[in-house]
RNA sequence: CAAAGAAAAAGGCAAACCCGGUGAAAGCCGGGGACGCAAAGCCACGAGUCUAAAGCCUGUAAAGGCCAUGAUAGUCGGGUUGCCGUG
Numbered sequence: 001c002a003a004a005g006a007a008a009a010a011g012g013c014a015a016a017c018c019c020g021g022u023g024a025a026a027g028c029c030g031g032g033g034a035c036g037c038a039a040a041g042c043c044a045c046g047a048g049u050c051u052a053a054a055g056c057c058u059g060u061a062a063a064g065g066c067c068a069u070g071a072u073a074g075u076c077g078g079g080u081u082g083c084c085g086u087g
Stems, first nucleotide, its partner, number of pairs: 003086001005084001012037002017032006035074001041080003045077003048072003055066004
């Protein structure tokens, strides 16, 4: 520098579920807990997915529909940084 994860070591993260907090919700945060992960580090840029508060529409109302500006990096792609080992 480029490819790339066979075996190993040091360490790292933490799904479901439970408790507490937060939020309209999806979800997120803290504690416990480990299904898994070589970027399961970081960035919502593209696509997907989830939610639908506000707004708009329908409706006498109850309610229903649409919608991301909300969320997801552990859905995929892209960007970026990086441990160990191999070449």
A computed fold for an 87-nucleotide RNA from a Clostridia bacterium, annotated as c-di-GMP-I riboswitch aptamer. It was read from a public genome assembly, where an Rfam model found it.